[in-house]
The part of an RNA shown here (small-subunit ribosomal RNA, 3' major domain) has 487 nucleotides and comes from an uncultured prokaryote. The full RNA is in RNAcentral, with records from ENA. The coordinates come from a structure-prediction model, not an experiment, and the mean pLDDT is 81.
Context: one part of a larger RNA
RNA sequence: UGACGGGGGCCUGCACAAGCGGUGGAGUAUGUGGCUCAAUUCGAUGCAACGCGAAAGAACCUUAACUGGCCUUGACUUACUCGUGGUAGAAGUGUGAAAGCAUAACGACCCCGCAAGGGGAAUUUGCACAGGUGCUGCAUGGCUGUCGUCAGCUCGUGUCGUGAGAUGUUGGGUUAAGUCCCGCAACGAGCGCAACCCUUGUGUCCUGUUGCCACUCGAACUUCGGUUCGGAGCACUCUGGACAGACUGCCUGGUUCCAACCAGGAGGAAGGUGGGGAUGACGUCAAGUCAGUAUGGCCCUUACGGCCAGGGCUGCACACGUACUACAAUGCCCGGCACAGAGGGAAGCAAGACCGCAAGGUGGAGCAAAUCCCUAAAAACCGGGCUCAGUUCGGAUUGUCGUCUGCAACUCGACGGCAUGAAGCUGGAAUCGCUAGUAAUGGCGCAUCAGCUACGGCGCCGUGAAUACGUUCCCAGGCCUUGUACA
Numbered sequence: 001u002g003a004c005g006g007g008g009g010c011c012u013g014c015a016c017a018a019g020c021g022g023u024g025g026a027g028u029a030u031g032u033g034g035c036u037c038a039a040u041u042c043g044a045u046g047c048a049a050c051g052c053g054a055a056a057g058a059a060c061c062u063u064a065a066c067u068g069g070c071c072u073u074g075a076c077u078u079a080c081u082c083g084u085g086g087u088a089g090a091a092g093u094g095u096g097a098a099a100g101c102a103u104a105a106c107g108a109c110c111c112c113g114c115a116a117g118g119g120g121a122a123u124u125u126g127c128a129c130a131g132g133u134g135c136u137g138c139a140u141g142g143c144u145g146u147c148g149u150c151a152g153c154u155c156g157u158g159u160c161g162u163g164a165g166a167u168g169u170u171g172g173g174u175u176a177a178g179u180c181c182c183g184c185a186a187c188g189a190g191c192g193c194a195a196c197c198c199u200u201g202u203g204u205c206c207u208g209u210u211g212c213c214a215c216u217c218g219a220a221c222u223u224c225g226g227u228u229c230g231g232a233g234c235a236c237u238c239u240g241g242a243c244a245g246a247c248u249g250c251c252u253g254g255u256u257c258c259a260a261c262c263a264g265g266a267g268g269a270a271g272g273u274g275g276g277g278a279u280g281a282c283g284u285c286a287a288g289u290c291a292g293u294a295u296g297g298c299c300c301u302u303a304c305g306g307c308c309a310g311g312g313c314u315g316c317a318c319a320c321g322u323a324c325u326a327c328a329a330u331g332c333c334c335g336g337c338a339c340a341g342a343g344g345g346a347a348g349c350a351a352g353a354c355c356g357c358a359a360g361g362u363g364g365a366g367c368a369a370a371u372c373c374c375u376a377a378a379a380a381c382c383g384g385g386c387u388c389a390g391u392u393c394g395g396a397u398u399g400u401c402g403u404c405u406g407c408a409a410c411u412c413g414a415c416g417g418c419a420u421g422a423a424g425c426u427g428g429a430a431u432c433g434c435u436a437g438u439a440a441u442g443g444c445g446c447a448u449c450a451g452c453u454a455c456g457g458c459g460c461c462g463u464g465a466a467u468a469c470g471u472u473c474c475c476a477g478g479c480c481u482u483g484u485a486c487a
Base pairs, nucleotide, nucleotide: 001487002486003484004483005482007481008480009479010478011477012476013475015471016470019434020433021432022431023430026325027324028323029322030321031320032319033318034316035315042053043052066310067309068308069307070306071305074129078128080126083123084122089106092103093102094101095100109120110119111118112117131300132299134298135297136296140294142289143288144287145285147283152191153190154189155188156187157186158167159166160165171182172181173180197277198276199275200274202244203243204242205241206240208238211234212233216231217230218229219228220227221226247271250265251264252263253262254261327427331386332385333384334383335382336381343374344373345372348367349366353362354361355360393424398419399418400417401416402415403414404413440463441462442461443460444459445458446457
């Protein structure tokens, strides 16, 4: 100087407390361990592995593991060498699961040159080499997680100290903040904080089609309320561009010597960093990744490389994590009837119509889209049924008949109809999330993608709470101080 302490002081955080909803019990989905297996490819392992990995899509492919069949200058790169005009290539044929192997009608290209010929390309042989998801993340780059969006981490000069070092950065206040003020042997500066960026909340101006429909004109229909279409219009909503707006600026009070600041108020759409995002200091964990790619070293080279078929990654006594669906009446079922936002669409989205109980099919208007389509929002609300039961709760499992995608749904896809109707009556010890448009709850969209095991991930809007006395305690962190036989 640090680190540590079941030392002390101050402070912060959904850390506790106060609340709301879960997990832990059931079934299923998914990941992992274990077991099994010819293989169940590999990695990730406290927080910070376990709906994790380029896994934003494992039937084949992917695919790296396994079994079997094949190839050996190789699927791919560069260079040299030898040979080649019926050459290179190649329809087809045989064999085969395919790859491969064998055979083969037909049959070439570019440049120079009149031509002969020369050169190139292609291919064959040979030789250098290719190739490796083989090992080492404890040889590395790059990227990432984590402490932590915590408020810290340092430097120059000066001063002090023999020196390691200290000071500054400590102290008194204050802040979300090493934020700011005051003081001070320090004076300054840098990386962080904040601000600048995006988005959202208010207004003004501009913009006027594909958007809008208040006033106005016309037409059609009308239950006489109005609705639709067209003209006209840009008021309003909106689109997306510019600007304004918030700064403790104003007032009152408090604090202190003055201050920074704090509390309340006015005005305002918004008030004290307005809400959300992006942004992650010096460093820590020899943290993670050689399987994204790159890369040193080591290893394989008729195989640890390459091609193909099949099976495997989906196996199942069991254990754990993360989710979904429930156990019901604030509910379930049937009918009616409203109100979104954000996205996507050409090998695409697909309307109306018709067929089918349905999944879906036939067909194809319109739309490279503020125009057309996906598109039905759902919970909500209204009416009816159920009457507390393993039920009109719950939907697993199983049988059967179908639909769709795809060369192909047996291993191993999703969806629909009928039948079947399991466990489950609110979950032990324990444990998680959340402070406001949040939790909870309801639906919608997208990426990947032929299809899909998506209940995952990333977004969007609807409905919309409760509680916080407080900091004694648990956990994590920051500053000061103290002890130490630790470095």